Bacterial RNase P class A from a Desulfovibrionaceae bacterium, 357 nucleotides, folded computationally. Its Rfam family is "Bacterial RNase P class A". About the family: Ribonuclease P (RNase P) is a ubiquitous endoribonuclease, found in archaea, bacteria and eukarya as well as chloroplasts and mitochondria. Of the family's consensus pairs, 94% are formed in the model.
RNA sequence: GGAGCCGGACAGGCCAUCGCCGCGGCCGCGAGGCCGGGGAGGAAAGUCCGGGCUCCGCAGGGCAGGGCGCUGGGUAACGCCCAGGGGGAGCGAUCCCCGGAAAGUGCCACAGAAAGCAGACCGCCGGGCCGCGAGGUCCGGUAAGGGUGAAACGGUGGGGUAAGAGCCCACCAGCGGCCGCGGCGACGCGGUCGGCUCGGCAAACCCCGUCCGGAGCAAGACCGAAUAGGGGGGCGGGCCUGCCCGGCCACACCGCCCCCGGGUUGGUUGCUGGAGGCGCUCGGCAACGGGCGUCCUAGAGGAAUGAUGGCCGCCCCGCAAGGGGAACAGAACCCGGCUUAUCGUCCGGCUCCCCGC
Numbered sequence: 001g002g003a004g005c006c007g008g009a010c011a012g013g014c015c016a017u018c019g020c021c022g023c024g025g026c027c028g029c030g031a032g033g034c035c036g037g038g039g040a041g042g043a044a045a046g047u048c049c050g051g052g053c054u055c056c057g058c059a060g061g062g063c064a065g066g067g068c069g070c071u072g073g074g075u076a077a078c079g080c081c082c083a084g085g086g087g088g089a090g091c092g093a094u095c096c097c098c099g100g101a102a103a104g105u106g107c108c109a110c111a112g113a114a115a116g117c118a119g120a121c122c123g124c125c126g127g128g129c130c131g132c133g134a135g136g137u138c139c140g141g142u143a144a145g146g147g148u149g150a151a152a153c154g155g156u157g158g159g160g161u162a163a164g165a166g167c168c169c170a171c172c173a174g175c176g177g178c179c180g181c182g183g184c185g186a187c188g189c190g191g192u193c194g195g196c197u198c199g200g201c202a203a204a205c206c207c208c209g210u211c212c213g214g215a216g217c218a219a220g221a222c223c224g225a226a227u228a229g230g231g232g233g234g235c236g237g238g239c240c241u242g243c244c245c246g247g248c249c250a251c252a253c254c255g256c257c258c259c260c261g262g263g264u265u266g267g268u269u270g271c272u273g274g275a276g277g278c279g280c281u282c283g284g285c286a287a288c289g290g291g292c293g294u295c296c297u298a299g300a301g302g303a304a305u306g307a308u309g310g311c312c313g314c315c316c317c318g319c320a321a322g323g324g325g326a327a328c329a330g331a332a333c334c335c336g337g338c339u340u341a342u343c344g345u346c347c348g349g350c351u352c353c354c355c356g357c
Base pairs, nucleotide, nucleotide: 001353002352003351004350005349006348007347008346009345010344012312013311014310015309016308017307018306020039021038023036024035025034026033027032041328045339046338048337049336050335051334052333053216054215055214056213065212066211067210068209069208070084071083072082073081074080085098086097087096088095089094099207100206104205105204106201107200108199121146122145123142124141125140126139127138128137129136130135154172155171156170157169158168159167173197175194176193177192178191179190180189181188182187220269221268222267223266230260231259232258233257234256235255236254237249238248239247240246276295277294278293279292280291281290282289283288314325315324316323317322
């Protein structure tokens, strides 16, 4: 100097004028006026996870359904974060993935003989028949070689054989059992034995482990207003008589409950200061936690948070004068995450290549 990887911060500034929505003060009988002060984000978004809060439900357990899935830790909790383990990609910084396929069921397009209780197209080998021969045909053996495929039932070498084959042997890879050592653990390292080898997909069903009651601020609470007049259904009569039978009286007026329909749908609250930010310090590799100090003010009820002008800053064009550009996007109970969108600028750490000393 070039090419990259990871993390963090910001998201134009100031002034003037005119507006918008809350709050406080003053004035006014009131309508309202004046003054002061405040007023979007890193994602406010998607509503995909997790919690707080609220109401309803709930002995306990189970079934069904759904989420999650290496280990250890963090946290209010999580599908998040940190550290580690294993596998994969990259020269590297770094990034991506994660229970079980040797329980069962299912699937594996096209091509191919065969895609999983394997299989034989070409080929190789043996035998029969035909042919003078080259060879053809039938039966059988084989899976070394060719060919198909994303994937073809271990690899290399030797023995063996008619030809072959873990058929046998040596080494290697993989799997499983046992033992030792290290680690909290996932797991790693080493030894020994075994059958020789057991394909992939669980974001297919499934199995195992673990977690989950439901609805949500239009939750919920208080005040006010309204509940006029109706429709349908169920249950119930009174006395003798405490109960049954029976008798007498009464017959749908009445009472209770449920449903439909009608009416009321105004105000206050929940409501924003909180698992809060920043700095220092202590513990911890870290996520994070403890302590101390300091800072703060959107809160509508669908609607506000803006516009114009000037100066400065940034980027682009231009010698200059000057001209042009600046993203994604808008709070609605709150918080922790994830994901997605985004013009650019700045900072920190690291990797690879080239050059110079």

A source record names the gene rnpB.